C1' cells in the first nucleotide's frame, strides 16, 4: 500500500429500510427469608464508532474517516 471482517446498554449479543432499537447477565428498588442466597415483580441504563449523503422514513443502503482483528504485497 491492497483486500476482508468487526464497532449497538456496564459486559456478551440480536434486530427484513417501517410501532417507542430489544434479549441474557450485571446494577438498583420492592416482595419472599431471622438473615444471606435462590426465586418472583418492577425500574434505570443507548446520540447504534465519527461525520456527510440517499430516502416519506436509516442501526440497516452509499461515500469518507477513526479504531480493532485477519490475510496478501512492498521496503529493509
Nucleotide at each position: 500500500g491492497g483486500g476482508c471482517g468487526g464497532c449497538u446498554a456496564g459486559c456478551u449479543c440480536a434486530a427484513u429500510g417501517g410501532u417507542u432499537a430489544g434479549a441474557g447477565c450485571a446494577u438498583c428498588u420492592g416482595g419472599u427469608u431471622u438473615a444471606c442466597a435462590u426465586c418472583c415483580a418492577g425500574a434505570a441504563g443507548g446520540u447504534u464508532g465519527u461525520a456527510g449523503g440517499u430516502u416519506c422514513g436509516a442501526a440497516u443502503c452509499c461515500c469518507a474517516c477513526g479504531u480493532c482483528g485477519c490475510c496478501c504485497a512492498c521496503c529493509a
A computed fold for a 76-nucleotide RNA from a Candidatus Berkelbacteria bacterium, annotated as transfer RNA. The coordinates come from a structure-prediction model, not an experiment, and the mean pLDDT is 80. The sequence is in RNAcentral, with records from ENA. Rfam family: tRNA. Its family is annotated with triplet codon-amino acid adaptor activity in the Gene Ontology. By type it is a transfer RNA.